[in-house]
RNA sequence: GCACCAUCUCGAGCGGCCGAGAGAUCCGGCUUGACGACGCCGCAGCAACCAGCCCCCAGCGCGGGCGGGUGCUAACGCCGGAACCGAUGGAAG
Numbered sequence: 001g002c003a004c005c006a007u008c009u010c011g012a013g014c015g016g017c018c019g020a021g022a023g024a025u026c027c028g029g030c031u032u033g034a035c036g037a038c039g040c041c042g043c044a045g046c047a048a049c050c051a052g053c054c055c056c057c058a059g060c061g062c063g064g065g066c067g068g069g070u071g072c073u074a075a076c077g078c079c080g081g082a083a084c085c086g087a088u089g090g091a092a093g
Stems, first nucleotide, its partner, number of pairs: 002093001004090005013043005021032003025082005044073003049069002052066004077085001
């Protein structure tokens, strides 16, 4: 990278560096950004997809807790249309 499964209107920001675009792509809108966005780093937080442990149970399942691995922390994946759409997690070759 390909094929498969699940989710994508809940929730959660400060500091440092950088310096102009950013909101995945195209078209059309609409927002956002020099009161410093986007990105990177640090810390914090949110969440509970996976593993592990614990609680519950006669036992399994379901359910609950912790949070190790990810992920995420403007607006419904910003909105409408298009495209073998995309993102994240899991499992497996």